[in-house]
RNA sequence: AGAGUUUGAUCAUGGCUCAGGAUGAACGCUAGCGACAGGCCUAACACAUGCAAGUCGAGGGGCAGCGCGGGAGAAGCUUGCUUUUCCUGGCGGCGACCGGCGCACGGGUGCGUAACAGGUGUGCAAUCUGUCCUAUACCGGGGCAUAGCCCAGCGAAAGUUGGAUUAAUUCUCCAUGUGAGCGAGUGCCGCAUGACACACGCUUGAAACGUAAGGGUAUAGGGUGAGCACGCUUCUGAUUAGAUAGUUGGUGAGGUAACGGCUCACCAAGUCGACGAUCAGUAGGGGUUCUGAGAGGAAGGUCCCCCACAUUGGAACUGAGACACGGUCCAAACUCCUACGGGAGGCAGCAGUGAGGAAUAUUGGUCAAUGGGCGAGAGCCUGAACCAGCCAAGUCGCGUGAAGGAUGAAGGUUCUAUGGAUUGUAAACUUCUUUUGUCCGAGGGUAAAAAAGGCCACGUGUGGCUUCUUGCAAGUAUCGGACGAAUAAGCAUCGGCUAACUCCGUGCCAGCAGCCGCGGUAAUACGGAGGAUGCGAGCGUUAUCCGGAUUUAUUGGGUUUAAAGGGUGCGUAGGUGGUUUGUUAAGUCAGUGGUGAAAGCGUGCGGCUCAACCGUACCAAGCCAUUGAAACUGGCGAACUUGAGUGCAAACGAGGUAGGCGGAAUGUGAUGUGUAGCGGUGAAAUGCUUAGAUAUGUCACAGAACCCCGAUUGCGAAGGCAGCUUACCAGCAUGCAACUGACACUGAGGCACGAAAGCGUGGGUAUCAAACAGGAUUAGAUACCCUGGUAGUCCACGCAGUAAACGAUGAAUACUAGCUGUUGGCGAUAUAUGGUCAGCGGUACAGCGAAAGUGUUAAGUAUUCCACCUGGGGAGUACGCCGGCAACGGUGAAACUCAAAGGAAUUGACGGGGGCCCGCACAAGCGGAGGAACAUGUGGUUUAAUUCGAUGAUACGCGAGGAACCUUACCCGGGCUUGAAAGUUAGUGACGGAGGCUGAAAGGCUUCUUCCCUUCGGGGCACGAAACUAGGUGCUGCAUGGUUGUCGUCAGCUCGUGCCGUGAGGUGUCGGCUUAAGUGCCAUAACGAGCGCAACCCUUGCCGUUAGUUGCCAGCGGGUAAUGCCGGGAACUCUAGCGGGACUGCUACUGUAAGGUAGAGGAAGGUGGGGAUGACGUCAAAUCAGCACGGCCCUUACGUCCGGGGCGACACACGUGUUACAAUGGGUGGUACAGAGGGUUGCUACCAGGCGACUGGAUGCUAAUCUCCUAAAACCAUUCUCAGUUCGGAUCGGAGUCUGCAACUCGACUCCGUGAAGCUGGAUUCGCUAGUAAUCGCGCAUCAGCCAUGGCGCGGUGAAUACGUUCCCGGGCCUUGUACACACCGCCCGUCAAGCCAUGGAAGCUGGGGGUACCUAAAGUCUGCAACCGCAAGGAGCGGCCUAGGGUAAAACUGGUAACUGGGGCUAAGUCGUAACAAGGUAGCCGUACCGGAAGGUGCGGCUGGAACACCUCCUU
Repeated sequence: AGAGUUUGAUCAUGGCUCAGGAUGAACGCUAGCGACAGGCCUAACACAUGCAAGUCGAGGGGCAGCGCGGGAGAAGCUUGCUUUUCCUGGCGGCGACCGGCGCACGGGUGCGUAACAGGUGUGCAAUCUGUCCUAUACCGGGGCAUAGCCCAGCGAAAGUUGGAUUAAUUCUCCAUGUGAGCGAGUGCCGCAUGACACACGCUUGAAACGUAAGGGUAUAGGGUGAGCACGCUUCUGAUUAGAUAGUUGGUGAGGUAACGGCUCACCAAGUCGACGAUCAGUAGGGGUUCUGAGAGGAAGGUCCCCCACAUUGGAACUGAGACACGGUCCAAACUCCUACGGGAGGCAGCAGUGAGGAAUAUUGGUCAAUGGGCGAGAGCCUGAACCAGCCAAGUCGCGUGAAGGAUGAAGGUUCUAUGGAUUGUAAACUUCUUUUGUCCGAGGGUAAAAAAGGCCACGUGUGGCUUCUUGCAAGUAUCGGACGAAUAAGCAUCGGCUAACUCCGUGCCAGCAGCCGCGGUAAUACGGAGGAUGCGAGCGUUAUCCGGAUUUAUUGGGUUUAAAGGGUGCGUAGGUGGUUUGUUAAGUCAGUGGUGAAAGCGUGCGGCUCAACCGUACCAAGCCAUUGAAACUGGCGAACUUGAGUGCAAACGAGGUAGGCGGAAUGUGAUGUGUAGCGGUGAAAUGCUUAGAUAUGUCACAGAACCCCGAUUGCGAAGGCAGCUUACCAGCAUGCAACUGACACUGAGGCACGAAAGCGUGGGUAUCAAACAGGAUUAGAUACCCUGGUAGUCCACGCAGUAAACGAUGAAUACUAGCUGUUGGCGAUAUAUGGUCAGCGGUACAGCGAAAGUGUUAAGUAUUCCACCUGGGGAGUACGCCGGCAACGGUGAAACUCAAAGGAAUUGACGGGGGCCCGCACAAGCGGAGGAACAUGUGGUUUAAUUCGAUGAUACGCGAGGAACCUUACCCGGGCUUGAAAGUUAGUGACGGAGGCUGAAAGGCUUCUUCCCUUCGGGGCACGAAACUAGGUGCUGCAUGGUUGUCGUCAGCUCGUGCCGUGAGGUGUCGGCUUAAGUGCCAUAACGAGCGCAACCCUUGCCGUUAGUUGCCAGCGGGUAAUGCCGGGAACUCUAGCGGGACUGCUACUGUAAGGUAGAGGAAGGUGGGGAUGACGUCAAAUCAGCACGGCCCUUACGUCCGGGGCGACACACGUGUUACAAUGGGUGGUACAGAGGGUUGCUACCAGGCGACUGGAUGCUAAUCUCCUAAAACCAUUCUCAGUUCGGAUCGGAGUCUGCAACUCGACUCCGUGAAGCUGGAUUCGCUAGUAAUCGCGCAUCAGCCAUGGCGCGGUGAAUACGUUCCCGGGCCUUGUACACACCGCCCGUCAAGCCAUGGAAGCUGGGGGUACCUAAAGUCUGCAACCGCAAGGAGCGGCCUAGGGUAAAACUGGUAACUGGGGCUAAGUCGUAACAAGGUAGCCGUACCGGAAGGUGCGGCUGGAACACCUCCUU
């Protein structure tokens, strides 16, 4: 100090989460020691038991118990001892009692309290103060009781009554009385009320003991402690706005230690409150603690100070002090005892118990120390305190060994597995050490002190010295010795944040998770293991606080679009305020003083072996007082004119209010003309019309709105304002500088204005038009469109008070480059032009901004004031209150839920957005498909099996370029298990041949016969055996390689450097022209380059050259019935090598150029035709069944062999084809012309047979030689004559041929016969732009044969059409919008249905706290009084006021619960539609009103946060 998370990526906004520290903690796992500190946060719940406050005999009467002494008696006897009984207060002492002091301290808790309770400061001239200190004075005389003891009584007990008697440092009277109170006087002081000093008059106080010590009384002072008052400060809520009757003040009185409505009587009507009263909720406050850089935020346990309380409530007594934790009285609740009559109690003291709870300790020791009470003292008491015990609950320290040790052991884990890596110097092993541990021994200090005794000094009670005594903890700390590595390591984590990775298991399961998220068969994220990392006697988790969070922003934030400027103005309080000067000193600044307790924090030093811990010294904010300064702010005074206002002058305008007038249009009425339609739409219909519409003319009436001008024009605070005119009212700007002299700015509350819709009353109603009705559209259409149409739209008066009331931009002032247009003024010089003020626009510098943008009209730089924001949803909702006739408006939450929601910009993709361009994309044509039959593939169905894969384009005559067996993977059945094949090792000997039985075959059983080579080691071959190996067309193409399809032969896809941008990214690659092309040219913050395009390659078209066999034959010769048949030739064709040729090269035109158009020449002309060639990438596209391969799975089977079946099924649907439907044809006969391929298990001439398929012979050819091989359409004849035919050939019957072990399922072909559907095919759809389509045949691969009509090639004949790019489809480039990015097959809204959750309303039911009124009223203070007691003082008793508590009543507030009900959120996703995002298919949204299953629709007004096009305006050149 930051990090993760919104996105495809980016920047910013913004929330959520994490890393840190802390704790009186708890829980899980684990645990060796010590030091220090800590330990009921919950039930201020209830408490058994013990202890926590006594002491003084030097105050007293006394003597119950103890000891001693004295006296008397008895017993034992050792005759002077022991024991025992009785008497005796004589002594030590002392239970109980009287008295004194203490019990108001110490200790506990945090209920209450929002308060002078706390903190801090000040005051008391308004006060008190036991014990203590100092000073002064005094202590003289009397008296009456009472407890105890004794006697008697009551009661279960607690306790209590009566009688007699008695003491005191108990009580009381008198005297003295410096003091106090009162009265009047003098002086002095104080801001003041008033105080102080002096003298005078009246009233008022003592106690003894005693040797002494001591003690007492009064007064004054001090000290300590307490009381009171005041300034400042101290939580939340305004959905608590008014509160208050002793209330506020006065006079008088009472009361108190003292002031005071503290209390009372009377008088007055005040007092508090937006600077937050009252009410409600919560809470002890502080020193301090945690955190933080700080400012702050949070907390208030332990320690210290203050307060409050002591079961709950009330009350007083005593006392110096209490309204009293271990005192009293009363009431209440609870518990206990009881003889039922009555009594007792108060752990929020220390231990302890129960309960509650996640959770918090011993019914310990000692007064040795420190401190307290009493005492003269010894001493006693002290659960204060000091110690110990329990608890890892915290902090600090120590240890669990150290050094050496590599065959890097074994084992584990893992990998690319002959081997390596890791665990790991780790272990073993050797040496060493001994903190800790066990045992033995020694053992300081806490005791500075105090008491007693003694001595000394002086001032007779102080100091010093000395002797003796006093230790709980504890024989502890510590030290020494012995033994021996001996007694001692875990927890969490390992996807990122965040240090640390592999294997196995699991398979969206089990589970993890702080956030993002992980898990659906290769999980570094779950569980285990190995390893690693972090910390370590601890480690993790949970909870809470601060931090990070500048995420409440004083330091230190924002408000155009992210959340956020009030709709606008006027103005109150408040806040802020121009220039000069004087004064003051409130703010401000400086010095000094006081305070700021201690502890703590910080710094220095020191003590425990170190540290934590402890000691000591210093520092510190704040508040108060005082002295000074006077710049700034404030106060007071004086002046000024520039802010502001007034005046005068001449302008300006759709500014407002009221009245009058006008024309056009519309509708209606009347009337004329006129006739069949009008109207309306995408197309229609509803509607109107022969009763005369629409149209057109005239007249009349009505209401509403004001064409052109008209404009990013003007005016207004905003809303808003538009015909002309009159009246009234208001305003801005300009010019002048006459007047006032800071009069100003802003503005919480408040008041006023405030579009449209809406409401009330009364008018008015022409148009338009929610609702409504009808017609269309549609799957539906509660809509869009059409025809009607009511509120309303208009006016008056009143209400309402909201809008995208927007510049989404509050008001005011000042400053900060310009240029330009325009409105209203002023005004200079004049040939032009330029200046100034105010307003409305455009563009742009600096600056600002996340960017878009803004930019003197700021969103810049500053100041002042107001308003508002703090994640999304829930929700502008609920409740409450205020306003309203209502509709509703204003104010305005929470539970719950999500990890985002949102802004700007970027790249894509998409659009029923735009522009440009291309393509057999459309159009123009030709021929098909879709109808029929058949072939073939697929789906479906069927089946034992119909093996598997391919499924929009890009599957479907596809894998398959050949399923009868085989193939074959499927099914049924029969076999085998190292296996069907291959290798290694040892063994056997053949292998092979010929049989037999059985079986469907495989196989099983069995008979006969029998080796070769050799360097003698062995080898070849075969068999069975063991082992290592195998095998799998089983799964995963979503683990992969390779290959392929498609976009697409489309023109694109990128990079380096530079530049621009915060960045994603852009530029280049855009623009203009051009091209088939990102092809090229020009331009240009780009300059270059790469993969693609093109070219290079093959083929074809022309020519040349070389070479002529198997090819060719012009010329020469020979020969045949005929043929290059032969000699020969090398011309031609051809074959196959090498070259040439075409480049917009030439001409003309055009263009800046690239290029284009036309022409010439040429075999070929503008990439000549065709092919091969397929960029970056997309589709998790296809293929694990072609092959390869990771992982998983099977192993007498998911392997393998064999027989048979199936892959060929068949109500049906689809794709691709073939043949047709005929005359451009069919049949028959005749005649002609190819190319490219194949061939020895082959092609076969030729001959013979057969109608034929074919068969039997025979020869040639390993091929430019022989052969397949007659090409067919065409052409020439002839026939058929429009028919289901001489078309068509399916199907079926019969007979055959061939292949093959085998044609039944299930082959092809031949012949004869049969002769079906079909007469050109609906919607729709396919191919093709030239040697193409169409049509005709030929060949080849696979192959025994063939289901081939398929595929791949070859040639023959050989067209038509293209105006063109509006539209459909696909694609490219640019641009635009976007809420899409899995990218439109996207996203997404609402009702309804289901489940869960929280919440609002609600008849009612049930609690709580507070207040009010009335009734009653204990104890108690105060007060009154005639009866009773007492001589009296006084007491008893009775009455009164007040009051805790109790009761009654009506309200308010605040909870819980509730039939029913409302909306909301979440959910696998179900139903209905498709509202929004693109012009989202009717642009959307805001306000309002009505309507509708729902999103929503429509009306009125508004906004742009709307696309496109056109026009206008403006700017630049």
This is a predicted structure of a 1517-nucleotide RNA (small-subunit ribosomal RNA) from an uncultured bacterium. The RNAcentral record of the sequence draws on ENA and SILVA.